[in-house]
A computed fold for a 76-nucleotide RNA from a Pseudomonadota bacterium, annotated as c-di-GMP-I riboswitch aptamer. The prediction has a mean pLDDT of 78. Rfam family: c-di-GMP-I riboswitch aptamer. Its family is annotated with cyclic-di-GMP binding in the Gene Ontology. The organism belongs to Pseudomonadota, within Bacteria.
């Protein structure tokens, strides 16, 4: 450099509860809190959950799973 992913280490994120605060809901948001995660980082492109205000399309889910981008650390 590749490639694999360590019972190593530095930092990272934050499920369920809860509390405020948004939205009609699924939900997002900021605090507490940790069940977990090596991309639980970023993207609705395909599939799939989820929600129904105006019933057909639109919101939602990147922590469902696939692409797609981008990336710490580096032991034998």
């Nucleotide at each position: 450099a590749a490639a694999a992913a360590a019972u190593a280490a530095a930092g990272c994120c934050a499920a369920a509860c809860c509390c405020a605060u948004u939205g009609g809901a699924a939900g997002g948001u900021g605090g507490g809190g940790a069940c977990g995660g090596a991309a639980a980082g970023c993207c609705a492109c395909g599939g799939g959950g989820c929600u129904u205000u105006u019933u057909a399309a639109a919101g939602u889910u990147a922590g469902c799973c696939g692409g797609g981008u981008u990336g710490c650390c580096a032991a034998c």